[in-house]
Context: one part of a larger RNA
Molecule: small-subunit ribosomal RNA, 3' major domain
Organism: uncultured Acidobacteriota bacterium
RNA sequence: UGACGGGGGCCCGCACAAGCGGUGGAGCAUGUGGUUUAAUUCGACGCAACGCGAAGAACCUUACCCAGGCUCGAACGGCAGAUGACAUCCUACGAAAGUAGGCUCCCGCAAGGGCAUCUGUCGAGGUGCUGCAUGGCUGUCGUCAGCUCGUGUCGUGAGAUGUUGGGUUAAGUCCCGCAACGAGCGCAACCCUUGUCCCUAGUUGCUACGCAAGGGCACUCUAGGGAGACUGCCGGUGACAAACCGGAGGAAGGUGGGGAUGACGUCAAGUCCUCAUGGCCCUUAUGGGUAGGGCUUCACACGUCAUACAAUGGACGGUACAGAGGGUUGCCAACCCGCGAGGGGGAGCCAAUCCCGUAAAAGCCGUUCGUAGUCCGGAUCGCAGUCUGCAACUCGACUGCGUGAAGUCGGAAUCGCUAGUAAUCGCGGAUCAGCAUGCCGCGGUGAAUACGUUCCCGGGUCUUGUACA
Numbered sequence: 001u002g003a004c005g006g007g008g009g010c011c012c013g014c015a016c017a018a019g020c021g022g023u024g025g026a027g028c029a030u031g032u033g034g035u036u037u038a039a040u041u042c043g044a045c046g047c048a049a050c051g052c053g054a055a056g057a058a059c060c061u062u063a064c065c066c067a068g069g070c071u072c073g074a075a076c077g078g079c080a081g082a083u084g085a086c087a088u089c090c091u092a093c094g095a096a097a098g099u100a101g102g103c104u105c106c107c108g109c110a111a112g113g114g115c116a117u118c119u120g121u122c123g124a125g126g127u128g129c130u131g132c133a134u135g136g137c138u139g140u141c142g143u144c145a146g147c148u149c150g151u152g153u154c155g156u157g158a159g160a161u162g163u164u165g166g167g168u169u170a171a172g173u174c175c176c177g178c179a180a181c182g183a184g185c186g187c188a189a190c191c192c193u194u195g196u197c198c199c200u201a202g203u204u205g206c207u208a209c210g211c212a213a214g215g216g217c218a219c220u221c222u223a224g225g226g227a228g229a230c231u232g233c234c235g236g237u238g239a240c241a242a243a244c245c246g247g248a249g250g251a252a253g254g255u256g257g258g259g260a261u262g263a264c265g266u267c268a269a270g271u272c273c274u275c276a277u278g279g280c281c282c283u284u285a286u287g288g289g290u291a292g293g294g295c296u297u298c299a300c301a302c303g304u305c306a307u308a309c310a311a312u313g314g315a316c317g318g319u320a321c322a323g324a325g326g327g328u329u330g331c332c333a334a335c336c337c338g339c340g341a342g343g344g345g346g347a348g349c350c351a352a353u354c355c356c357g358u359a360a361a362a363g364c365c366g367u368u369c370g371u372a373g374u375c376c377g378g379a380u381c382g383c384a385g386u387c388u389g390c391a392a393c394u395c396g397a398c399u400g401c402g403u404g405a406a407g408u409c410g411g412a413a414u415c416g417c418u419a420g421u422a423a424u425c426g427c428g429g430a431u432c433a434g435c436a437u438g439c440c441g442c443g444g445u446g447a448a449u450a451c452g453u454u455c456c457c458g459g460g461u462c463u464u465g466u467a468c469a
Stems, first nucleotide, its partner, number of pairs: 001469002003466003007463007015453002019417005026307001029304005034298001042053002064293002067290001070287001076123009089102005105114003125282002128280003134276002136271003139267001141265001146185006152161003165176003191259004196227007205217003209214001230253001233247005309410001313369007325356003330349002335344003376407001381402007423445007
């Protein structure tokens, strides 16, 4: 100087407390461990691995296993030599890959050139090893308020000072003081979005006019510019400061809400399987191609979800209101067929125009069920189908009929959340032929509680002890 303390002081954070909803019990989905296997490819392991890489394993993907096959090789460059073909096509074998056979060059008079194959060779190729050789990228402490430097001063020196102290703040934020004076990276602001108003513009949007046509751009909206919030004003407290408390005006008030933004560093944290790369290793195989299988096993254990156990509910009928997205290998209307998944059909749309989409669902208005393993719950299984796709057996999703399991609110323990949040309800998108209870977004309805900081966890700062570095 740090680190540590079941030392002390001060202060924060859904850290506790106060509340609301869960997990841990059930069956299911998914990941992991274990087990099994020819293989169940690999990585990730407290927080910070476990719906993670994977924004989508039937083939492909695919890296794993087995089988039959290739060796200048699936792609590319150079050199030397040889051939006139090789490929397509045809035939045979075959699961395919491939092997064998047949057919068999172009320009040019020529020299030669092009193209292709073969032989040899130098390079190839490797999701092989090392993330403890690395770059790059990322997680985490933590959006915590810290981390440093120049000069000066003090100290023999390591170092100290500044950065400590008194106040204050979300903040090393600001004020005052001070052997310090300044500065840098962080904080804040500048950026995006949302909330109010004004101006400009007016189609595909909106709209007085019954509809259309026509008209209009006031409103909604779209998208460009601007205004607005600064403790600016008033009162009080304070040290006449910084600031804090209350108030006015205001759409908004003290960082208005949300996002992006992550200092010096820590964990030899993660990744050689995104990519790049040193070293090592393989080179008729650890490379490359094909078919099938596996990654989908299943006495079990754990994590994370979705669905429930019901009446604030289930079922049936009627009826209302979104936002944000996507669409030409695409979205697919009207109409017809089917109980339905879906099929036929073909209009419109490269989209403020048409379609997904009559878009929502919870909601509201009625009817029924009457506390029951039920008109709750939907697992499992049987039959019959639909769609995608060469192909749904291993191993897809969905539909109809039947079947109708566990489950009556969950031990010890444990998680999230402070407001348009939790809870609850549906909708869209990426990936994608098909496949979503996951992920990323969107809106609808919309709470309860916070006395307080003694305690648990994490952090900041000052100080104290130390046989630790």